[in-house]
Context: one part of a larger RNA
RNA sequence: ACCGGCGAGUUACCUUUGCUUGCGUGGUUAAAUCAGAAAAGAUGGAGCCGCAGCGAAAGCGAGUCUGAAUAGGGCGCAAGAGUAAGUAGAGGUAGACCCGAAACCAAGUGACCUACCCAUGUCCAGGUUGAAGGUGCGGUAAAACGCACUGGAGGACCGAACCCACGUACGUUGAAAAGUGCGGGGAUGAGGUGUGGGUAGCGGUGAAAUUCCAAACGAACUUGGAGAUAGCUGGUUCUCUCCGAAAUAGCUUUAGGGCUAGCCUUGAUGUAAGGAUCACGAAGGUAGAGCACUGUUUGGACUCAGGGGCCCGUCUUGGGUUACUGAAUUCAGAUAAACUCCGAAUGCCGCUGAUCUAUCAUCAGGAGUCAGACUGCGAGUGAUAAGAUCCGUAGUCGAAAGGGGAACAGCCGAGAUCACCAGUUAAGGUCCCAAAAUCUAUGCUAAGUGGAAAAGGAUGUGGAACUGCGCAGACAACUAGGAUGUUGGCUCAGAAGCAGCCACCAUUCAAAGAGUGCGUAAUAGCUCACUAGUCGAGUGGUCCUGCGCCGAAAAUGUACCGGGGCUAAGCAUAGUACCGAAACUGUGGAUGGACACCGAUGGUGUCCGUGGUAGGAGAGCGUUCUAAGGGCGGAGAAGCCAGAUCGUGAGGACUGGUGGAGCGCUUAGAAGUGAGAAUGCCGGU
Numbered sequence: 001a002c003c004g005g006c007g008a009g010u011u012a013c014c015u016u017u018g019c020u021u022g023c024g025u026g027g028u029u030a031a032a033u034c035a036g037a038a039a040a041g042a043u044g045g046a047g048c049c050g051c052a053g054c055g056a057a058a059g060c061g062a063g064u065c066u067g068a069a070u071a072g073g074g075c076g077c078a079a080g081a082g083u084a085a086g087u088a089g090a091g092g093u094a095g096a097c098c099c100g101a102a103a104c105c106a107a108g109u110g111a112c113c114u115a116c117c118c119a120u121g122u123c124c125a126g127g128u129u130g131a132a133g134g135u136g137c138g139g140u141a142a143a144a145c146g147c148a149c150u151g152g153a154g155g156a157c158c159g160a161a162c163c164c165a166c167g168u169a170c171g172u173u174g175a176a177a178a179g180u181g182c183g184g185g186g187a188u189g190a191g192g193u194g195u196g197g198g199u200a201g202c203g204g205u206g207a208a209a210u211u212c213c214a215a216a217c218g219a220a221c222u223u224g225g226a227g228a229u230a231g232c233u234g235g236u237u238c239u240c241u242c243c244g245a246a247a248u249a250g251c252u253u254u255a256g257g258g259c260u261a262g263c264c265u266u267g268a269u270g271u272a273a274g275g276a277u278c279a280c281g282a283a284g285g286u287a288g289a290g291c292a293c294u295g296u297u298u299g300g301a302c303u304c305a306g307g308g309g310c311c312c313g314u315c316u317u318g319g320g321u322u323a324c325u326g327a328a329u330u331c332a333g334a335u336a337a338a339c340u341c342c343g344a345a346u347g348c349c350g351c352u353g354a355u356c357u358a359u360c361a362u363c364a365g366g367a368g369u370c371a372g373a374c375u376g377c378g379a380g381u382g383a384u385a386a387g388a389u390c391c392g393u394a395g396u397c398g399a400a401a402g403g404g405g406a407a408c409a410g411c412c413g414a415g416a417u418c419a420c421c422a423g424u425u426a427a428g429g430u431c432c433c434a435a436a437a438u439c440u441a442u443g444c445u446a447a448g449u450g451g452a453a454a455a456g457g458a459u460g461u462g463g464a465a466c467u468g469c470g471c472a473g474a475c476a477a478c479u480a481g482g483a484u485g486u487u488g489g490c491u492c493a494g495a496a497g498c499a500g501c502c503a504c505c506a507u508u509c510a511a512a513g514a515g516u517g518c519g520u521a522a523u524a525g526c527u528c529a530c531u532a533g534u535c536g537a538g539u540g541g542u543c544c545u546g547c548g549c550c551g552a553a554a555a556u557g558u559a560c561c562g563g564g565g566c567u568a569a570g571c572a573u574a575g576u577a578c579c580g581a582a583a584c585u586g587u588g589g590a591u592g593g594a595c596a597c598c599g600a601u602g603g604u605g606u607c608c609g610u611g612g613u614a615g616g617a618g619a620g621c622g623u624u625c626u627a628a629g630g631g632c633g634g635a636g637a638a639g640c641c642a643g644a645u646c647g648u649g650a651g652g653a654c655u656g657g658u659g660g661a662g663c664g665c666u667u668a669g670a671a672g673u674g675a676g677a678a679u680g681c682c683g684g685u
Stems, first nucleotide, its partner, number of pairs: 001685006011094013026049003032043003053060002063075004097235002100232001104225006115199009124189001126158003129154001133150006162186003166183005201217001203213002210219001238620006248261005262369002264366007273359001274357006280350002288342001289340002294336003298332004306325002308322005372397007380389002403412002417589004422585003428579003431564003437576001439575006450566001456550002460547004465542005477534005483507003488502003513528001517526002590610009621674001623671007631663002639658005645652002
């Protein structure tokens, strides 16, 4: 891992509601007794519930309590069906659907491991060093001291046994639940070790690490309390049918839990009370707008208060003036979620009427839900960031499959009762992958734009408008001219059109600036404006707009059309076909509800339904056993294997084989009643 077996809402008592049955102003017995094989039965009215309530109570009583009260008020009566048993749902008390803690407490068992201690034994090859002390000699007044020898100290040295465990390799489903190899440390000591004994868990022991106390110790182990508790996680076993949620509010030592309400379901009752649209009536202060208020705010005007500066003057009040400032007033222009002189659309509320529809309310039984997600729209927070967060509103997902979106819960289209080798469409598509147009018409795009992006930039190109110049000849090109006073004045070393400052006149002309640019030290030189000629029909500018261009660098591999590929198979406008879903239609079947009819637990017809998680309700299948009835079986039961059978399903037959002795069916009853999941338990492979 697989296969097989086992494996989870039970039981007792009480309460409550529904249903069934009996009796009914009553209902019912319990213990016990009698009888009996037992059950059933008979007796038994104690007790319980109901028939009256109010009060704390005494108590009174259709009333009573409060109260001084005959008042008022509270609870009652007037309206009135119960009770016993069975059964189903739910609740309470019990382990109460099952498994699961870490822990807590009690009584015991452990020091054969290990920690420390006590008693008594035992062990430490060999080698080295050579302390004190001693002896002799030297030395001294005597000592001290020196030398030699002797001596044999030491948590001394080297190093086996023995003890330890510093490094490393291997081992890591090991040879081993801590080892092996090679090295390493101690090795007469605070040494190693044998035997016997001691200390016990709210404890011991500890050269101290929370270390050790039998491979596990921040409190051992065993048994018991005990099925501790678990607002937590996991699991919870057959079928079909009807309906079908919630992820919200309030409160909560509450926030991943609860309670009540909301939303779901079942029954009963009421009935038509509900919903949508329109008309009618009413409230409102949002969007917008506005500046009349409250704030914010720009510029101006003013015969403008006040302030500042300057001047004049005075005892003081003061007078004049201004490139200053400036309230008020006034004009114009703005701004606001916490401004409003105004003010919608929607929405909300109400009554009646119309049309369409079928809901709605109350009571009673049962729930689940309290982590929501995204998308569009309206706001807040944030950075007008987030697949962010928090509200409102609508939708979808949740609990929704099928089509589209390449793929893709929340987007678009559409809600799957079943069958069909029938048809029509939606979104989206129609060159190939890949079903259907290489469709029609008119334009645009040249960028593979399409098939990612901004500020900004550009004689890309299409359309529209306005405007300048133009056959009295424009624009472009070419030929020629482009002069004179004058080198304008100033400045300057110089300044002559062309460093800079000022002025910018006049003349001759077809035209020519006191000069557009280059250039020179300054001149010179080239050129432009401007003019004539040649040529012969358009040529400039501005603005709006369609489609394009640049701006444009990223990490595994083309990789920003799903791909191929496309110049349309791109974009815009218009049109006609077709494809395309479980939508709609057709044909047939099943089933729920309502209604009608009939031969009536059913049948037929019409209409409306039949996606579904949590969850509510209904109807069934199968397993084991019991009772009664009626059956099968050695001419072969159960079980097992196979098969093209029946039923909407759980499932049920039949035939053959195998097997070799028991087993179905009908009706009713009772449950140890259904397995794929629980890191489930046991066994097998």
Molecule: large-subunit ribosomal RNA, domain II
Organism: Agrilactobacillus fermenti